[in-house]
RNA sequence: CUCUUAUCCAGAGAGGCUGAGGGACCGGCCCUAUGAAGCCUCGGCAACCAGACCCAAUUAAGGUUAAGGUGCCAAUUCCGGCAGAGAACUCUGGAAGAUAAGAU
Numbered sequence: 001c002u003c004u005u006a007u008c009c010a011g012a013g014a015g016g017c018u019g020a021g022g023g024a025c026c027g028g029c030c031c032u033a034u035g036a037a038g039c040c041u042c043g044g045c046a047a048c049c050a051g052a053c054c055c056a057a058u059u060a061a062g063g064u065u066a067a068g069g070u071g072c073c074a075a076u077u078c079c080g081g082c083a084g085a086g087a088a089c090u091c092u093g094g095a096a097g098a099u100a101a102g103a104u
Base pairs, nucleotide, nucleotide: 002103003102004101005100006099007098008097013042014041015040016039017038021031022030023029025081026080027079028078043073044072045071048069049068051065052064053063054062077096082093083092084091085090086089
């Protein structure tokens, strides 16, 4: 990189350095010198994997925990993009993307 499976309407920010972009892409709409992105420090959220414990006991499923591996800490994945259903508007499914675990 590719493939498979699961999840994506919840949750969680301060300080320092620096200095103009950022929200994947396109359109919209936002955020941003009252400081973007990035890096560092500390903190936090969550519970995918691993661990420990409870239950069960052949496992599994379920629950608790959070000292390990990741991830995350504006807006539902910010909204839409494709298809279907009904009249605005909404609903359902999908695509794309992100993350985790596994496979090649």
About this RNA: Model confidence (mean pLDDT): 84 of 100. The RNA shown here (SAM riboswitch aptamer (S box leader)) has 104 nucleotides and comes from an Anaerolineae bacterium. It matches the Rfam family "SAM riboswitch aptamer (S box leader)". Rfam describes the family as follows. The SAM riboswitch is found upstream of a number of genes which code for proteins involved in methionine or cysteine biosynthesis in Gram-positive bacteria. Of the family's consensus pairs, 97% are formed in the model. NCBI's taxonomy places the organism under Bacteria, Bacillati, Chloroflexota, Anaerolineae. It was read from a public genome assembly, where an Rfam model found it.